SAM riboswitch aptamer (S box leader) from Planococcus massiliensis, 104 nucleotides, folded computationally. The coordinates come from a structure-prediction model, not an experiment, and the mean pLDDT is 80. Its Rfam family is "SAM riboswitch aptamer (S box leader)". Rfam's curators write: The SAM riboswitch is found upstream of a number of genes which code for proteins involved in methionine or cysteine biosynthesis in Gram-positive bacteria. RNAcentral holds the sequence, with entries from ENA, Rfam and Ribocentre.
[in-house]
RNA sequence: CUCUUAUUAAGAGUGGUGGAGGGAAGUGCCCUAUGAAGCCCGGCAACCGUCAUGAAAAUGAAAUGGUGCCAAAUCACACAAAGUCUGACUUUGGAAGAUGAGAG
Numbered sequence: 001c002u003c004u005u006a007u008u009a010a011g012a013g014u015g016g017u018g019g020a021g022g023g024a025a026g027u028g029c030c031c032u033a034u035g036a037a038g039c040c041c042g043g044c045a046a047c048c049g050u051c052a053u054g055a056a057a058a059u060g061a062a063a064u065g066g067u068g069c070c071a072a073a074u075c076a077c078a079c080a081a082a083g084u085c086u087g088a089c090u091u092u093g094g095a096a097g098a099u100g101a102g103a104g
C1' cells in the first nucleotide's frame, strides 16, 4: 500500500512546552493569541491480549501488555430509496473516512 472483517450518536485535564494553524478530501459550518498542530505528563476504554462465567456464541472485570482515542453524532451534507409536508425535515441503505484484527 491492497483485500477481508467488526465497530463507529457514550467516554476522556482549569497541566507543562510550543508559537499558527486545525477539524481526511469537496461544499458548508466551526475551533483557535481567552493560544492551533506537534511533543511531555495525565486520562478514556474500542479492538487484540489477560482474568472470570459459559458447550459455544457471548457477557462481565481490570488497565500490567500491543495499538488506538481524548471540541461539535465520523461536526453536517453529498449518492439512492421511502415517508412527511411546501419549508425542507426525518428514516433506511450505500459511498468515502477512522480504528482494531487477519492475510498478501
Base pairs, nucleotide, nucleotide: 001104002103003102004101005100006099007098008097013041015040016039017038021031022030023029026077027076028075042070043069044068046067047066048065050061051060052059053058074096079093080092081091082090083089084088